[in-house]
This is a predicted complex of two RNAs, RNase P RNA and transfer RNA, with 416 nucleotides together.
Model confidence (mean pLDDT): 78 of 100.

């Protein structure tokens, strides 16, 4: 100076007037703090809250799936192994098992899983054509065809036998907490794909949502059919059974009222500084702050200076994360190639 | 806010143990048949399976993310 990885942050700034919202203070008028986000969003994982038996037994079902950490928990995170990509920096992996069964695999091929003879080579027969056998080295089809290279065999061949070199399983030293890594021996073992097929193994899961639930208030009209009333309908309570448990009405069609309020509501796995222990995620001590809470639903306009015409987008019970959306700027790290010292 | 179904030809629906990408009824277009038309009848086109990755040899179907649409909730 070129390419190229990555990891963080900022999201227009500052002041004046006016508007809207919750709260406090006031007898009113009024005056005072605060007032959207990094994704508030998608509702995709966990969770805290609440009610249902403070949660129960089995069977089914559903998630998860290298290893050790971290957290309140997970399908997130951090570190490490292991595969693949890549010159590297660095990325990606739903990363347990197919050597426990079963299942599949279109079309082409001769054969698609206890392997198989179409071409081809070989050997008997035969004048030849062919017909019978033997062969998986070659060739041909396919996404895929039972280790690879090189010798000895042999009619020709073949792990059939050796010698290297690849994988496996079994026993086995070191290193590491492990998952692995790395040597040594034995075994000629070579066992194809798929488990985001069904299924095995391991480990986790009760259900339902803040329109949960608690409390006050308002109003209302019944008809029809069906089951049941201690021989228990029905419902908690789910997919099924069981067990517990309310229980005298429940169900389904038409009809017919109310659809207001207050609370759950925001102080919290909180937020910033700082020390410490840790590669790292995180954690633990100390100070110090209080930082939206509507319920027709506020967070906006106007002006002046300056960047510079202005991303994506808007809280609704409250967190941790993931994903996806994002104009533009800013800072740090690393890696390659070339120059020159 | 919270749940929960859906998406396939112009339109309304089928399909799926994963296998040359999948058909049906309406509807288009052409021909037939009529003097001419509709009704018949016969051929034909017409598809990114809502979009984008992944698993897979191979995806309408499996598994994950997005995008549009439809419905339920107090007493």
């Nucleotide at each position: 100076c070129g390419a190229g990885u990555c990891g963080c942050c900022c999201g227009g700034a500052u002041c004046a007037c006016c508007g809207c919202g919750u709260u406090a203070a006031g007898a009113a008028a009024u005056u005072a703090c605060c007032g959207a986000g990094g994704a508030a969003a998608g509702u995709c994982c966990g969770g805290a809250c609440u009610c249902c038996a403070c949660a129960g037994a089995g069977c089914a079902a559903a998630g998860c799936g290298g290893u050790g950490g971290g957290u309140a928990a997970c399908g997130c995170c951090c570190a490490c192994c292991c595969g693949g990509a890549g010159c590297a920096a660095u990325c990606c992996g739903c990363g347990a098992g197919c050597a426990a069964g079963u299942g599949c695999a279109a079309c082409a091929g001769a054969g698609a899983g206890u392997a198989a003879a179409c071409c081809g080579c070989c050997a008997a027969u035969g004048a030849a054509a062919a017909u019978u056998g033997g062969u998986a080295a070659g060739g041909g089809u396919g996404a895929a065809a039972a280790g690879g290279u090189g010798g000895u065999g042999u009619a020709a061949g073949a792990g059939a036998c050796c010698a290297c070199c690849a994988g496996u399983a079994c026993a086995u030293g070191c290193a590491g907490c492990g998952a692995u890594g790395u040597g040594u021996g034995u075994a000629g073992c070579u066992a194809g794909g798929u488990a985001a097929a069904c299924c095995u193994c391991g480990c986790u899961u009760g259900g339902a949502g803040c329109a949960a639930g608690a409390c006050c208030a308002u109003g209302u009209a019944g008809u029809u059919a069906a089951c049941g009333u201690u021989u228990g309908a029905g419902g908690g309570c789910u997919g099924c059974u069981c067990g517990c448990u309310c229980g005298a009405g429940u169900u389904a069609a038409c009809g017919g009222g109310u659809a207001g309020g207050u609370u759950g509501c925001u102080u919290g796995a909180g937020u910033u500084u700082g020390u410490u222990a840790g590669c790292a995620a995180u954690a633990a001590c100390a100070a110090a702050c209080c930082u939206a809470g509507a319920u027709g639903g506020a967070u906006g306009g106007u002006g002046a200076u300056c960047g510079a015409u202005c991303a994506c987008a808007g809280a609704a019970u409250c967190c941790g994360g993931c994903u996806u959306a994002u104009a533009g700027g800013g800072c740090a790290a690393c890696u390659c190639a070339a120059u020159u010292a | 806010g919270g749940c929960u179904u859906g998406g396939u030809a112009g339109c309304u629906c089928a399909g799926u143990u994963g296998g040359u990408a999948c058909g049906a009824g309406c509807g288009a277009a052409c021909g037939a048949c009529u003097g001419a038309a509709a009704a018949u009848c016969g051929u034909u086109a017409g598809g990114u399976c809502g979009c984008c990755g992944g698993u897979u040899c191979g995806a309408u179907c499996c598994c994950g993310g997005c995008c549009c649409a439809a419905g339920c909730c107090a007493c």
Record summary: Rfam match: Bacterial RNase P class A.